[in-house]
Context: one part of a larger RNA
RNA sequence: CUGGGCGUAAAGCGUGCGUAGGCGGCUUAUUAAGUCGGAUGUGAAAGCCCUGGGCUCAACCUAGGACCUGCAUUCAAAACUGUCAGGCUAGAGUAUGGUAGAGGAUAGUGGAAUUUCCGGUGUAGCGGUGAAAUGCGUAGAGAUCGGAAGGAACAUCAGUGGCGAAGGCGGCUAUCUGGACCAAUACUGACGCUGAGGUGCGAAAGCGUGGGGAGCAAACAGGAUUAGAUACCCUGGUAGUCCACGCCGUAAACGAUGUCAACUAGCCGUUGGAGGGCUUUUGCCCUGUAGGGGCUCAUCGAACGCUAGAAGUGGACCGCCUGGGUAGUACGGCCUCAAGGUUAAAACUC
Repeated sequence: CUGGGCGUAAAGCGUGCGUAGGCGGCUUAUUAAGUCGGAUGUGAAAGCCCUGGGCUCAACCUAGGACCUGCAUUCAAAACUGUCAGGCUAGAGUAUGGUAGAGGAUAGUGGAAUUUCCGGUGUAGCGGUGAAAUGCGUAGAGAUCGGAAGGAACAUCAGUGGCGAAGGCGGCUAUCUGGACCAAUACUGACGCUGAGGUGCGAAAGCGUGGGGAGCAAACAGGAUUAGAUACCCUGGUAGUCCACGCCGUAAACGAUGUCAACUAGCCGUUGGAGGGCUUUUGCCCUGUAGGGGCUCAUCGAACGCUAGAAGUGGACCGCCUGGGUAGUACGGCCUCAAGGUUAAAACUC
């Protein structure tokens, strides 16, 4: 270097954007770098290989040939790749008009509930458990009615429903804003795909500064349980959970399945557009389309299973794997306020 792989055996970066690079639609002409053919020169000798010759044979020696698959120069070809020039519209995009949506940011606002406080009624329990106790309560609890405060989360609708690249997103209203889809035209004319480095985003926990703090609740305390109980259960309870700004950069970040486009057999629900037919309407049927599900062929697969959103078929590009442990550790580098992250071995051992 080639060869094999990556759903579950080792292996898809958490996810986008994008630099270099790699790859790239149809067509006309050009060129001749790649590509293909010829010629010339060179490719030392020895050795290896082939055919002879010489030592009685052989080893060995010796002659000729072949080989040296390469390089340079030159002539020639023009299909393919590349170059340069022109054209095209099927890829990609723009404009116009619509559609759906928990997509994002900011501001405002609503009701239910929990808790606390104040007041009324009212009396002896409440709470909790498998059973209890700690705890709360005659300084009037719990229950119930009225009022107030404050924080957090948004019941029903709600759906193998929707949106988003992923993380994720759910009361209502307004403003700003990203993307997707549909129909018909018009326009640009390959502007594309992937993407080493790089860079943005990135649950929860954690960290810094300042707020906030109802409920819940690591730590902690007490009560139980138990042989013990640094737990499970109970009563409390602080960080935290919430907000603003700034870090951290990790997850079973999962579909354990990289991105992009193409092709390959049927059936049934579902969400959003469009067109047509029937119908008074509701609605029903058909066609085509984007998304999200289910069942089954062929195929694939070790099996489980996957099956048009493939784990099928071929293609472009990237990432990753190479026995288990040691170990995602040590050392070093880079990053970080820290916690730590990232890159990443070996001895030894089985």
A computed fold for a 350-nucleotide part of an RNA from an uncultured prokaryote, annotated as small-subunit ribosomal RNA, central domain. Its mean pLDDT, the model's own confidence on a scale to 100, is 88.